[in-house]
């Protein structure tokens, strides 16, 4: 330099054929315990990398940008 892959909650990841973004685990709050683990119930937490585009509607398709990781030279 060329390709090919990833980028979604704090972690790890889901997310179907474009059609209300979710799970586990944490974190808080409550129940249980003399107390704390552990179980039980709940709340909060998302610019879905950044930007533009196509679309009635984009995490999801297209183009550009950075970031990581990978093969070739």
């Nucleotide at each position: 330099g060329g390709c090919c892959g990833c980028u979604u909650a704090g972690c790890u990841c889901a997310g179907u054929u474009g059609g209300u973004a979710g799970a586990g685990c944490g974190u808080c709050c409550g129940g249980u315990u003399u107390a704390c683990a552990u179980c039980c119930g709940g709340c909060a937490g998302g610019u879905c990398a950044g930007g533009g585009g196509u679309c009635c509607g984009a995490g999801u398709c297209c183009c550009u940008u950075a970031g990581c990781g990978g093969c070739c030279a």
Annotation:
The RNA shown here (transfer RNA) has 73 nucleotides and comes from a Minisyncoccota bacterium. The source organism's lineage runs through Bacteria, Bacillati and Minisyncoccota. Its Rfam family is "tRNA". Its mean pLDDT, the model's own confidence on a scale to 100, is 82.